[in-house]
Context: one part of a larger RNA
RNA sequence: CUGGGCGUAAAGCGCAACGUAGGCGGCGCUGCAAGUGGUGCGUGAAAAGCUCCCCGGCUCAACUGGGAGAGGCCGUACCAAACUGCGGUGCUAGAGACAGAUAGAGGUCGACAGAAUUCCGGGUGGAUUGGUGAAAUGCGUAGAGAUCCGGAGGAAUACCAGAGGCGAAGGCGGUCGGCUGGGUCUGGUCUGACGCUGAGGUGCGAAAGUGUGGGGAGCGAACGGGAUUAGAAACCCCGGUAGUCCACACCGUAAACGAUGCAUACUAGUUGUUAGGUGCCUACGGGCGCUGAGUGACGAAGCCAACGCGUUAAGUAUGCCGCCUGGGGAGUACGGUCGCAAGGCUAAAACUC
Numbered sequence: 001c002u003g004g005g006c007g008u009a010a011a012g013c014g015c016a017a018c019g020u021a022g023g024c025g026g027c028g029c030u031g032c033a034a035g036u037g038g039u040g041c042g043u044g045a046a047a048a049g050c051u052c053c054c055c056g057g058c059u060c061a062a063c064u065g066g067g068a069g070a071g072g073c074c075g076u077a078c079c080a081a082a083c084u085g086c087g088g089u090g091c092u093a094g095a096g097a098c099a100g101a102u103a104g105a106g107g108u109c110g111a112c113a114g115a116a117u118u119c120c121g122g123g124u125g126g127a128u129u130g131g132u133g134a135a136a137u138g139c140g141u142a143g144a145g146a147u148c149c150g151g152a153g154g155a156a157u158a159c160c161a162g163a164g165g166c167g168a169a170g171g172c173g174g175u176c177g178g179c180u181g182g183g184u185c186u187g188g189u190c191u192g193a194c195g196c197u198g199a200g201g202u203g204c205g206a207a208a209g210u211g212u213g214g215g216g217a218g219c220g221a222a223c224g225g226g227a228u229u230a231g232a233a234a235c236c237c238c239g240g241u242a243g244u245c246c247a248c249a250c251c252g253u254a255a256a257c258g259a260u261g262c263a264u265a266c267u268a269g270u271u272g273u274u275a276g277g278u279g280c281c282u283a284c285g286g287g288c289g290c291u292g293a294g295u296g297a298c299g300a301a302g303c304c305a306a307c308g309c310g311u312u313a314a315g316u317a318u319g320c321c322g323c324c325u326g327g328g329g330a331g332u333a334c335g336g337u338c339g340c341a342a343g344g345c346u347a348a349a350a351c352u353c
Stems, first nucleotide, its partner, number of pairs: 003325004007307002012321001014204002017202002022197003026091007034084002036080007050069002053067005094194001095191003098187005106180007113157001118152007129138001165172002209250006218244002223239004261320006269298006276291006302309002326353003335346004
């Protein structure tokens, strides 16, 4: 390489929003003939191999020597037109637009609200409080803790809340408002294949971390102290800086997980739930059925090494991309590139089992 694979054994890029090149591409009519198939001719094949072919050598055969023939690629002429391609024309089942309806923690900006913690001021009060397995450090007669009133400030939004919803993923949860993205259902009015995937590229991307400026209640790496212990660089306790929060700019990673790429088609059912459409019944609460979209549980066939998956496939297929190829060395060195840095991306070998 061929091949075989990628939920858990090695392997799905964190996402796929915008998408380049490329690959792939719905139903019909028609033309061309590049691919494709055929025929003739040309060229051409060293040997081996091939042939109900011919001749020979080992008693035969296998084997082996000689001969003949066929055969691939290529060129050319002609023919065919199913399939692919190219051109023309038409269609509506894919895709999109439009109209009506609709659910939502989707994004972003602003304003506001209440509970709680902490701190500050004041009142009452007078000895503990706090913490633990038990303690101690700590706080407190300079009046703590408790309790009441007032104030400040930051962060997060109890109940509702759900296997619930939304988003491509990361992720998103108080209320109201501004701006804004996407989806679903119904209709079948319009366009007429406008599609799928997508090497590179662009963009987004939790937490931690970085830069500048702000903010700082609680929590809390580091750090200090108290315990525990043989020791205790920890687990527990008292403190506490960065950080956590905001603005702008970086970083670009993760068990970024469904450890499962995207799209399309097909293949039993049962049951729950979310937002719709619709038929029948209704004692207007609702009930029964059908239907497209989402999200769960269980399962037929099938698949799987097993576990399990099972119309939300890990089933049956097709298209396109990414990735794997024994363990360690190593996601490292070197080089390149990106970054302020931390480091990221790309990515070996010796050696060894």